[in-house]
Context: one part of a larger RNA
RNA sequence: GAACGAACGCUGGCGGCGUGCUUAAUACAUGCAAGUCGAACGAGAAACCCCGACUUCGGUUGGGGGAGUAAAGUGGCGAACGGGUGAGUAACACGUGGAAAAUCUACCCUUGUGUCUGGGAUAAUCCUUCGAAAGGGGGUCUAAUACCGGAUAACAUACCGAGGUGGCAUCACUUUGGGAUCAAAGGCGGGGUAACCUGUCGCAUAAGGAGGGUUCCGCGCUCCAUUAGCCUGUUGGUGAGGUAACGGCUCACCAAAGCUAUGAUGGAUAGCCGGCCUGAGAGGGUGAUCGGCCACACUGGGACUGAGAUACGGCCCAGACUCCUACGGGAGGCAGCAGUAGGGAAUAUUGCGCAAUGGACGAAAGUCUGACGCAGCAACGCCGCGUGGGUGAUGAAGCAUCUUGGUGUGUAAAACCCUGUCAGUGGGGAAGAAACGUAUGAGGAGUAACUGCCUUAUACCUGACGGUACCCACAGAGGAAGUCCCGGCCAACUCCGUGCCAGCAGCCGCGGUAAUACGGGGGGGACGAGCGUUGUUC
Numbered sequence: 001g002a003a004c005g006a007a008c009g010c011u012g013g014c015g016g017c018g019u020g021c022u023u024a025a026u027a028c029a030u031g032c033a034a035g036u037c038g039a040a041c042g043a044g045a046a047a048c049c050c051c052g053a054c055u056u057c058g059g060u061u062g063g064g065g066g067a068g069u070a071a072a073g074u075g076g077c078g079a080a081c082g083g084g085u086g087a088g089u090a091a092c093a094c095g096u097g098g099a100a101a102a103u104c105u106a107c108c109c110u111u112g113u114g115u116c117u118g119g120g121a122u123a124a125u126c127c128u129u130c131g132a133a134a135g136g137g138g139g140u141c142u143a144a145u146a147c148c149g150g151a152u153a154a155c156a157u158a159c160c161g162a163g164g165u166g167g168c169a170u171c172a173c174u175u176u177g178g179g180a181u182c183a184a185a186g187g188c189g190g191g192g193u194a195a196c197c198u199g200u201c202g203c204a205u206a207a208g209g210a211g212g213g214u215u216c217c218g219c220g221c222u223c224c225a226u227u228a229g230c231c232u233g234u235u236g237g238u239g240a241g242g243u244a245a246c247g248g249c250u251c252a253c254c255a256a257a258g259c260u261a262u263g264a265u266g267g268a269u270a271g272c273c274g275g276c277c278u279g280a281g282a283g284g285g286u287g288a289u290c291g292g293c294c295a296c297a298c299u300g301g302g303a304c305u306g307a308g309a310u311a312c313g314g315c316c317c318a319g320a321c322u323c324c325u326a327c328g329g330g331a332g333g334c335a336g337c338a339g340u341a342g343g344g345a346a347u348a349u350u351g352c353g354c355a356a357u358g359g360a361c362g363a364a365a366g367u368c369u370g371a372c373g374c375a376g377c378a379a380c381g382c383c384g385c386g387u388g389g390g391u392g393a394u395g396a397a398g399c400a401u402c403u404u405g406g407u408g409u410g411u412a413a414a415a416c417c418c419u420g421u422c423a424g425u426g427g428g429g430a431a432g433a434a435a436c437g438u439a440u441g442a443g444g445a446g447u448a449a450c451u452g453c454c455u456u457a458u459a460c461c462u463g464a465c466g467g468u469a470c471c472c473a474c475a476g477a478g479g480a481a482g483u484c485c486c487g488g489c490c491a492a493c494u495c496c497g498u499g500c501c502a503g504c505a506g507c508c509g510c511g512g513u514a515a516u517a518c519g520g521g522g523g524g525g526a527c528g529a530g531c532g533u534u535g536u537u538c
Stems, first nucleotide, its partner, number of pairs: 001538004006534005013385006019378002021343001026341003030338003035077003040074002048065007084296003094220007103213003108209008116150004126139005156181002159178008186201006222268003229259002234256008271293004275286004298319005321332004349375001351374003357371001358369004388418004398409004422479001424474005432465001437460008482527005487508003493522005503510002
């Protein structure tokens, strides 16, 4: 000199864009943060309103609407994304470059083929029962795209056989023959008297793609030798099991190997990177915000479901802690967004909205979304603007100084003439929103035809921010300047007070009676809505 997620002191007008628990991965009150589908399925209220009947005038009861609505249940998809944190991890965790002839992949896209025929349950509901609650037990009934049989089936799977091509050892790809094994589900429309035909969304199977994972390897990756030896599934082999898959991944047997001064093992510290800061560069430091990867979700362990988890707002066990209890037993997990307590030098609102972007579900309308978009707080940072402009000498007054003549503050003020940024008041007032959808019309493929589908034209519908940005008008210089320094380094000097005292200080050093170094006044210098100090890095 530059920089900062900064803090502290003094001061503080406005706006734009960013940023904001670096400490206790401490404990958490409250609300919200993951649902959706009635075009998979069976069932299905009530308040309230209207009408009728009875009535002891209190009410009771029937019907219609509310409504095939709400809430619940079965089933499907999602909940493994998105969001948070950096505790652990010195490791194929990460970065980079390769390999998988050792691999998986729901939804999506493309291309084939198929979607035949049966069955038995069960939840909800109803009845009953245990319990303080959380939550259960029993009985009766019922449905499905829930569950289970049968059929059919190959380019799928494994096996047996014949041939071809390729490679990198195991082998891979491919042609062909054989017998064996494995599948499904319907919903919503249109036409038709019906049989049936047809559209669309699904379902099953196979191949390919895209995107996403998983595994392996080369190289890179902090400090300590005041850590020198380490290891027994350890190192390798054979066989088996297991996995989507290779492999001591696991097991049985056999051998006795394997790593290490080119630093093993142990200890300490630490998420890694793109980047960021500094620097002419080389390098050094760092890993906030944003993006990629990893790990974690009260602590430790475990599996289940599923295409995918060993699962933050799922389950089970153990533990610590908190809460409820009828003492028998139960409930919970903010390192999601706000917010509270605590810790700390220190870090924000228990806000608005799904209008946009993105996501989940749905045929769609739409619903959900503390992701996100916005607003609020904070000079925390960067950038921009303003606090006025011109004229104005009797160089006024005041203050300071003084050799008593003067000199400085100083065109500074006053005064006169202007301007109107920002703030204020009053008007006007956006872009961000064209998609989806709906209505009407036209064209196209397909169909026996229609509906539906695709393309296209026109119109309509939708804004949290926000009456915000922006524009216009009004009044009036009116509301808006400080901080640090002035001995040298280092720009800026005098007076008074003090008298090695009080104090200053980054270094050198000032102060003991004329202190440009302490404190105050005047004057000056630097920067300026900031200035200075402290901390840290180069």
The part of an RNA shown here (small-subunit ribosomal RNA, 5' domain) has 538 nucleotides and comes from a metagenome. Model confidence (mean pLDDT): 82 of 100. It matches the Rfam family "Bacterial small subunit ribosomal RNA". Rfam links the family to the GO terms structural constituent of ribosome and ribosome.